[in-house]
Large-subunit ribosomal RNA, domain IV from an activated sludge metagenome, 315 nucleotides, folded computationally.
Context: one part of a larger RNA
RNA sequence: AGGUAGUUAAGGAACUCGGCAAAUUGGCCCCGUAACUUCGGGAUAAGGGGCGGUGCUUCAAGCACCCGCAGUGAAUAGGCCCAGGCGACUGUUUAUCAAAAACACAGCUCUCUGCUAAAUCGAAAGAUGACGUAUAGGGGGUGACGCCUGCCCGGUGCCGGAAGGUUAAGAGGAAGGGUGAAAGCUCUGAAUUGAAGCCCCGGUAAACGGCGGCCGUAACUAUAACGGUCCUAAGGUAGCGAAAUUCCUCGUCGGGUAAGUUCCGACCUGCACGAAUGGCGUAACGAUCUGGGCACUGUCUCAACUACCUACCCG
Numbered sequence: 001a002g003g004u005a006g007u008u009a010a011g012g013a014a015c016u017c018g019g020c021a022a023a024u025u026g027g028c029c030c031c032g033u034a035a036c037u038u039c040g041g042g043a044u045a046a047g048g049g050g051c052g053g054u055g056c057u058u059c060a061a062g063c064a065c066c067c068g069c070a071g072u073g074a075a076u077a078g079g080c081c082c083a084g085g086c087g088a089c090u091g092u093u094u095a096u097c098a099a100a101a102a103c104a105c106a107g108c109u110c111u112c113u114g115c116u117a118a119a120u121c122g123a124a125a126g127a128u129g130a131c132g133u134a135u136a137g138g139g140g141g142u143g144a145c146g147c148c149u150g151c152c153c154g155g156u157g158c159c160g161g162a163a164g165g166u167u168a169a170g171a172g173g174a175a176g177g178g179u180g181a182a183a184g185c186u187c188u189g190a191a192u193u194g195a196a197g198c199c200c201c202g203g204u205a206a207a208c209g210g211c212g213g214c215c216g217u218a219a220c221u222a223u224a225a226c227g228g229u230c231c232u233a234a235g236g237u238a239g240c241g242a243a244a245u246u247c248c249u250c251g252u253c254g255g256g257u258a259a260g261u262u263c264c265g266a267c268c269u270g271c272a273c274g275a276a277u278g279g280c281g282u283a284a285c286g287a288u289c290u291g292g293g294c295a296c297u298g299u300c301u302c303a304a305c306u307a308c309c310u311a312c313c314c315g
Stems, first nucleotide, its partner, number of pairs: 001310008010301002014299001019296001027051005036041001038144001052066005067071001079294007086286002091103002107142007119128003145281004150211003155208002157204005164199003170193002175188005212230005239273001240270001251267005
């Protein structure tokens, strides 16, 4: 000097990115227990009290007495509360830096599939699907539950249509070339005919996706229910909103603090939310993330000491 374990006056988070670490709490019995809620929960909520031995006793409660500093006498044994984000939940994951808000999930929905099913593996035989049969099986999306899920089919995709246009090989054989004495052989080849597809006509957004601009207007001002105009396939509905999304921005106001770039509640000027690439809520749950409080403490003011083990020094 370091490591490990432990104790500490007064203060008690002043430490720090952050209470990280440590401390507190802890078992059993009794009392008591809020908001909220899907009525199951929340809940060991929170917050209190008790706990040894002997005797009496209906062996219960209770009473009396006894011992100790101390009675779950050592050890083992939740810290708690408030508010918010995300994800409903239990689960799964980067074997060896990430356990999560990521994945999965029950539920919802779209789509394919009528059975020698679709789909998948395989040159094939064959097999899985399934010894199943649309309440079944495959694929995509969303992700409990509650309230909901608006407008656009112009583009791309998919589905349907078949009149017309276009369109390959093939069919066809007008016309022409080579050669030959000829018969012939051989080459090129127009019209016409000729499928799907594409063009075309419809449908379809819980398919891929998309969801405007400028100008004016009310008897203070401001604002604009209202009007005009341009463009579009249609111009963002409900709900939410400085948000895991807000650049300007530490927006503005309120709360909490003596003081708050974080946090909570509002406002709406949404650079650049928005409805199954789901929207908004939500009890319960979480080694999740964020803010606050109580308790508690060597985290700190500010360091000291003890035990053991090292380093190091002497022998």
Its mean pLDDT, the model's own confidence on a scale to 100, is 87. The full RNA is in RNAcentral, with records from SILVA.